[in-house]
Molecule: SAM riboswitch aptamer (S box leader)
Organism: marine sediment metagenome
């Protein structure tokens, strides 16, 4: 940097002791113990394993469904907690172009994965 996914899923003890939820703004978690390590345990199926189906002359590669959970990651408050840039529809207030609200779509940023 490319490529994929992100409104589903999963907690218990220790040890330590004030911040944490990437940044901002809101809202929230927190001494009835946050955040970190440690042990255990779970979820989940990216990688991987098996099979089965397209393709093939026929393999092998791919591409798609299904299965598994050995092993390499990830996860285990809240939709990535919400929103942040842009459009479109549509509601309240205002009245001369704004100000707030909701739904949707697209972008962007972040996390994980594989290269």
């Nucleotide at each position: 940097c490319u490529c994929a996914u992100u409104c589903a899923g999963a907690c218990c003890g220790g040890c330590a002791g004030a911040g944490g939820g990437a940044c901002u703004g809101g809202c929230c978690c927190u001494u009835a113990g946050a955040u970190g390590c440690c042990g255990g345990g779970g979820c989940a199926a990216c990688c991987u394993u098996c099979g089965a189906a397209g393709c093939u002359a026929a393999c092998c590669a791919c591409u798609u469904c299904g299965a598994a959970a050995a092993g390499g990651u990830g996860c285990c408050a809240a939709u990535u907690c919400c929103a942040g840039c842009g459009g479109a529809c549509u509601c309240c207030a205002g009245u001369u172009u704004u100000g707030g609200g909701g739904u949707u779509c697209g972008g962007g940023a972040a996390a994980u994965g594989a290269g």